Record summary:
This is a predicted structure of a 1437-nucleotide RNA (small-subunit ribosomal RNA) from an uncultured prokaryote. The prediction has a mean pLDDT of 82.

[in-house]
RNA sequence: AGAGUUUGAUCCUGGCUCAGAACGAACGCUGGCGGUAUGCUUAACACAUGCAAGUCGAACGAACAAAAUUGGGGCUUGCUCCAAUUUUAGUUAGUACGGCUUAGUAACGCGUGGGUAUCUACCUAGAGGUUUGGAACAACUAUUGGAAACGAUAGCUAAUACCAAAUACGCCCUUCGGGGGAAAGAUUUAUCGCUGUUGGAUGGGCCCGCGUCGGAUUAGCUUGUUGGUAGGGUAACGGCCUACCAAGGCUACGAUCCGUAGCUGGUCUGAGAGGACGAUCAGCCACACUGGGACUGAGACACGGCCCAGACUCCUACGGGAGGCAGCAGUGGGGAAUAUUGGACAAUGGGGGAAACCCUGAUCCAGCAAUGCCGCGUGAGUGAAGAAGGCCUUCGGGUUGUAAAGCUCUUUCACCGGGGAAGAUAAUGACGGUACCCGGAGAAGAAGCCCCGGCCAACUCCGUGCCAGCAGCCGCGGUAAUACGGAGGUGGUUAGCGUUGUUCGGAAUUACUGGGCGUAAAGCGUACGUAGGCGGAUCGGAAAGUAUAGGGUGAAAUCCCAGGGCUCAACCCUGGAACUGCCUUAUAAACUCCCGGUCUUGAGUUCGAGAGAGGUGAGUGGAAUUCCAAGUGUAGAGGUGAAAUUCGAAGAUAUUUGGAGGAACACCAGUGGCGAAGGCGGCUCACUGGCUCGAUACUGACGCUGAGGUACGAAAGUGUGGGGAGCAAACAGGAUUAGAUACCCUGGUAGUCCACACCGUAAACGAUGAAUGCCAGUCGUCGGGUUGCAUGCAAUUCGGUGACACACCUAACGGAUUAAGCAUUCCGCCUGGGGAGUACGGUCGCAAGAUUAAAACUCAAAGGAAUUGACGGGGGCCCGCACAAGCGGUGGAGCAUGUGGUUUAAUUCGAAGCAACGCGCAGAACCUUACCAACCCUUGACAUACUCGUCGUCGCUCCGGAGAUGGAGCUUUCAGCUAGGCUGGACGAGAUACAGGUGCUGCAUGGCUGUCGUCAGCUCGUGUCGUGAGAUGUUCGGUUAAGUCCGGCAACGAGCGCAACCCACAUCCUUAGUUGCCAGCAGGUAAGUUGGGGACUCUAACGAGACUGUCCGUAAUAAGCGGGAGGAAGGUGGGGACGACGUCAAGUCAUCAUGCCCCUUACGGCUUGGGCUACACACGUGCUACAAUGGCCGAUACAAAGAGGCGCAAUACUAAGUCGGCCCAAGUUCGGAUUGAGGGCUGCAACUCGCCCUCAUGAAGUCGGAAUCGCUAGUAAUCGUGGAUCAGCAUGCCACGGUGAAUACGUUCCCGGGCCUUGUACACACCGCCCGUCACACCACCUGAGUUGGUUCUACCCGAAGGUGGUGCGCCAACCGCAAGGAGGCAGCAGACCACGGUAGGGUUAGCGACUGGGGUGAAGUCGUAACAAGGUAACC
Repeated sequence: AGAGUUUGAUCCUGGCUCAGAACGAACGCUGGCGGUAUGCUUAACACAUGCAAGUCGAACGAACAAAAUUGGGGCUUGCUCCAAUUUUAGUUAGUACGGCUUAGUAACGCGUGGGUAUCUACCUAGAGGUUUGGAACAACUAUUGGAAACGAUAGCUAAUACCAAAUACGCCCUUCGGGGGAAAGAUUUAUCGCUGUUGGAUGGGCCCGCGUCGGAUUAGCUUGUUGGUAGGGUAACGGCCUACCAAGGCUACGAUCCGUAGCUGGUCUGAGAGGACGAUCAGCCACACUGGGACUGAGACACGGCCCAGACUCCUACGGGAGGCAGCAGUGGGGAAUAUUGGACAAUGGGGGAAACCCUGAUCCAGCAAUGCCGCGUGAGUGAAGAAGGCCUUCGGGUUGUAAAGCUCUUUCACCGGGGAAGAUAAUGACGGUACCCGGAGAAGAAGCCCCGGCCAACUCCGUGCCAGCAGCCGCGGUAAUACGGAGGUGGUUAGCGUUGUUCGGAAUUACUGGGCGUAAAGCGUACGUAGGCGGAUCGGAAAGUAUAGGGUGAAAUCCCAGGGCUCAACCCUGGAACUGCCUUAUAAACUCCCGGUCUUGAGUUCGAGAGAGGUGAGUGGAAUUCCAAGUGUAGAGGUGAAAUUCGAAGAUAUUUGGAGGAACACCAGUGGCGAAGGCGGCUCACUGGCUCGAUACUGACGCUGAGGUACGAAAGUGUGGGGAGCAAACAGGAUUAGAUACCCUGGUAGUCCACACCGUAAACGAUGAAUGCCAGUCGUCGGGUUGCAUGCAAUUCGGUGACACACCUAACGGAUUAAGCAUUCCGCCUGGGGAGUACGGUCGCAAGAUUAAAACUCAAAGGAAUUGACGGGGGCCCGCACAAGCGGUGGAGCAUGUGGUUUAAUUCGAAGCAACGCGCAGAACCUUACCAACCCUUGACAUACUCGUCGUCGCUCCGGAGAUGGAGCUUUCAGCUAGGCUGGACGAGAUACAGGUGCUGCAUGGCUGUCGUCAGCUCGUGUCGUGAGAUGUUCGGUUAAGUCCGGCAACGAGCGCAACCCACAUCCUUAGUUGCCAGCAGGUAAGUUGGGGACUCUAACGAGACUGUCCGUAAUAAGCGGGAGGAAGGUGGGGACGACGUCAAGUCAUCAUGCCCCUUACGGCUUGGGCUACACACGUGCUACAAUGGCCGAUACAAAGAGGCGCAAUACUAAGUCGGCCCAAGUUCGGAUUGAGGGCUGCAACUCGCCCUCAUGAAGUCGGAAUCGCUAGUAAUCGUGGAUCAGCAUGCCACGGUGAAUACGUUCCCGGGCCUUGUACACACCGCCCGUCACACCACCUGAGUUGGUUCUACCCGAAGGUGGUGCGCCAACCGCAAGGAGGCAGCAGACCACGGUAGGGUUAGCGACUGGGGUGAAGUCGUAACAAGGUAACC
């Protein structure tokens, strides 16, 4: 520090995910030792049991069982009595500390910094006091109630318990006269106490500034409320409380309400700024079963106190009682989950005490847990036969791997034995016989976990076969999985390793540091304007911000630095720095703010001109449509792709004249004008807003923006009243269509128009907020001014409105002085897609609806711009038997052949639009043959290797059998040689390895082939352009059959294709001259037959020839094109071979080869018979026909090529044609199917199932519906000939020649293709993509009659305990009084306040809820086809 993931690829935007660190963690696998930390995050749920707060006899009364000790007395010297130790009661101080928890609390609760109207036991300092009396109550005794808890009555008694009096410098109150108020003693001393008071210290109380979570779908809240006066109350200020008076107080800088939460030092993370958290440790607050209350006290409204109410639990004799672990252990429960009912007060600290000492679950220790951090170990060296085994293998080997074994060593830790601390400053040690030290034995007791497709370090085999499974994201798995499971090996880490969860980071995806808003999410529809924010020049003052320096504080711990201590480290100790903050003092005055002056450039005013569809109202005009009336006139009109509905004989349409009415304003008209936007268009008048230019003077910052707010705001829509010509939702009809609730047509109502009032939205768009300044230009246009001999043009200036373009910006497209550039100010808005601009709530509205505006759930994308393709019922150009123009066919018939289907024991298999279907098959009776039935064989019909035996083989005969085969017999006895049963060969037998498979997969493959297509394309190097994919070149203008060539051009070249080179054909020359030829010569005839000849034909070799070469025209002077000459041939001369990059997972595992899988007495092999030849039917390809352009009979002429045999190499035979005759328009002398009979050929064999011939039979068929095929010249058509395969079998295939046409205006249309361009939401590429309803399953949500809870408010009722004010019948020890009584007090009573509770009604929130509504998700459901191309009606708001 980044990486993966949207695409065919690219750049960007943008989310999701990963790598890091951390944890009070949990889970899985594993687990040796030690140190040191930490350990109920959930139910502030309920708790059995034990312990956690006691102490003081030196304040005091009393009692004393047992034991022991000490002292004293008595004395029967071992017995008794007294005192102390002990217990109980009262008393004093403590129990408000320490310990636990985080429920509540959004608050002066906490943090920080200040303040004072205050209190402070114990401690400390100062100066004082400590006098005199009195009355009780416990314990105890007696009686007594109760189950118990606990009491009741009577009597006795002490105190540092209680009460009274006295005194009071100082203290408190005061009307300044005065008034009020204390004590306790113990003790031999020392001393310890007590009391009032003044200070201190410590610890609190209270107040204030600032800071302290989310929600506005919480906007208003408040009546003791805000303030005052008086009083009460408190330690103390204060509405803290009461009475009266006033009507205030808080709030957009967020009151109130709701939700959530203890706060902080700090912890984690981060470069930092920040973000998240608030366990352990430390500070503060709050709470102690829930709620309320006070008492005591220095301090509490009190965790282990009290009273009351409530819930719960327990005891009970049913009358009544008891309890509160959020102390330490522990139990149940909850939960993924968190420890021992341990030891000790030895240390540190706390309480009491004079002290000894007692208490202390605070604390110190130990136990449990890998929960974290840190350290150590599980051995070290050597050791190649690179052992064995495992795994892989190309079978050679590689790897595990110096790893092991072996040899030589060591002993950390653990174990055993011995010694043995510090912690303690005299005694006291739980820890603990611990740490540590010494000795001993022996490599001995000690390694796992995760990962290995990319991110991300690390690869192979086997198994599995979209199954099982994996997965953080992308994604793996459908028979060769580095992704699943196992194994081997590698990588990482290590007493741990992975997973899950959570936090920060990466994430600049909330952007202060540090983002954006034309098209990706994002500028409010527009303006005015309130608060707020920001603001021109200059001078002076002040000092809030700011800066510098000082002071106080910022607890300790933590972090950081330095040093030190545990062997190191973690950990601990010491010191420093830091704690970025707050308060305060001083100084400075540049900048900002504030105060006071001055200025004119921002802004405004005045005067003079100007342009304009700016607005409102009133009036007015012509054209057109429609309607009405009348005239003329006659049969159609209208409408459409074509029609029909419709109108018209009751007179339409057309035409003429007149009239009515409403709405809109042609031409001018223009990227022209005006307006803030919406918007504004005939003409005139009235009223009126803004703008521009020019000029002088004036005001003197008066400015900009603008949350809320207000106003305006197209169309549609709403209300009331008018109006209504045309147009026209809805609706009706006619068409179209599979359907057509549409597009088209005929009608037609709201509406459109006016007035008034609502609505408040639009793709309200420049998809671009407003304002100001600055930054090259050029060319238009609108308005005004100035200058120049001012008719016209030019220059210049101000203000608008456009085009192009530089810098610059941008992801690109593009923007570019009218910015999307460079800056400043202010406002609005955005933060992945969907759900959704939806639900709920609020506000507005008559309604429609608008506005504000979520969540659950779901996906890994959604998106922008540009690129290359592909596609388009987009465009342009061009080509092709593509259409057109022609000729002949197919589709109808019969037959042949192939296919589908059906049938069958089997009808073997493959081929499937073009590019399967007379295809594989150049030939199924057996064989072929792969299929079926039956009978047989099992190392096999075939190959190699081994052992043994034999020496053959071959041929013939007989028997059983369907045959394979089984049995018997006859005949014959291999070759080489180094002479060795040596080598080779053959056969038989045996045992294994293996053979064999037309079994599967053409979607594992090679090879071969088809197709687009003989279409003209497909690419590369360098350069250039672009962030990039890519582009350029290859586009453009011409031209060509052609990316063929020319010209131009940021391109220049090159390659594969095209063309040419190759083959045969067409002309000629040369050479050669037999088996071919015969012109001339000779002989001769049946015949080139013979001599002879090479002229010709021909044969087969080499050459020539054709190149737009030449002429004219045209084009641009080019390439080329048109015409002509010459020529056998002319513009590629005609034909063939030749098939670019690639496409179709095209075809073939059954030609062959081949991986994997499968079969192995069978899926292999042999044989016989059958089948591939079936037959209701459907399709393809053909043959023969339907006839007279013909059929039949007779006569007769002319080829090429190929095959066979001698040979290198040529021997012959036709048809259409021609001539003659018959047939005479018919199912025929057409046609030949079908069937019968006979015969022939091939073959082991023609039954299933061959071909041919003869005689007889003589079917359909009279030119073929929709549709469809071939062909452009020696072609179509037509006629025959040959060949391969082959025993035989052709209408098929391949080849050959004979005769020999018609037509092409042309490119609008159909099909296919090429180039350019355009659009795209396609890229598996239109056989694409994709939308909605319905049906099914699942999920979350809204509504919902209601229902169950929580919380809160209002009104009323009840009113425990309690304190308080009142009263006080009754009762009472202290004081007064001789007494009666008084003073004073207690119980009681009733009152206001008030917890819980109750009634009624609201608000709010959560759960459930029949039903309902839409939403989301889900390989192959239904219906259509809305969108993407002009998406077939442009799309969208």